[in-house]
């Protein structure tokens, strides 16, 4: 220098070919419940209180590498650039 490939949330990833509401998991935040603890009595438990960790459930916040083009509409198609990986020279 050339070719191929990848870039989506804090992290991992689906979607891209074939344009039409950006999806999932982990982590994070909040709520509820359970467990645990205290007191009482109606004692295989119930009620009230408190509630750190843990678990379950629900909810929330957070994202298309950058610029341009095409289009009613672009994460997706086209052009250029940046970064990582692989290969050739």
């Nucleotide at each position: 220098g050339c070719g191929c490939u990848a870039g989506u949330a804090a992290u991992c990833u689906a979607g891209c070919c074939u344009g039409g509401u950006a999806g999932g998991a982990u982590a994070c935040u909040g709520g509820c419940u359970u467990c645990c603890c205290a007191u009482a009595u109606a004692u295989u438990a119930u009620a009230u209180g408190a509630a750190a960790a843990a678990a379950g459930c629900c909810a929330g916040a957070g994202g298309c590498c950058c610029g341009g083009g095409u289009c009613c509409a672009a994460a997706u198609c086209c052009c250029g650039g940046c970064u990582g990986g692989c290969g050739c020279a």